Transfer RNA from a Candidatus Pacearchaeota archaeon, 72 nucleotides, folded computationally. Rfam family: tRNA. Rfam links the family to the GO term triplet codon-amino acid adaptor activity. Model confidence (mean pLDDT): 82 of 100. The source organism's lineage runs through Archaea, Nanobdellati and Candidatus Pacearchaeota.
RNA sequence: GGCUGUGUAGUUCAGUGGCAGAACACGGCUCUCAUAAGGCCGGAGUCCCCGGUUCGAAUCCGGGCACAGCCA
Numbered sequence: 001g002g003c004u005g006u007g008u009a010g011u012u013c014a015g016u017g018g019c020a021g022a023a024c025a026c027g028g029c030u031c032u033c034a035u036a037a038g039g040c041c042g043g044a045g046u047c048c049c050c051g052g053u054u055c056g057a058a059u060c061c062g063g064g065c066a067c068a069g070c071c072a
Stems, first nucleotide, its partner, number of pairs: 001071007010024004018055001026042005048064005
C1' cells in the first nucleotide's frame, strides 16, 4: 500500500429501514441475626466521525478514523 471484518450503556453483545434493547456491573428496596445468593424497582446512549439516499437511517451508499485478520 491492497482486500476483508468489527466499531451500539461501565463491560460483553443483540438489533439487517419505522419508540435503541438484553445480560453482567452499578444504585435503592425486600428477604436474613448478619453476609452471600434470590426477588422487585431504577439510573445510564451524540449507535466512532462527516456527507448522501429516503417520508423516515444504528441499519442502505460514499469518504474518513480506530482496532483485528489476510496479502504484498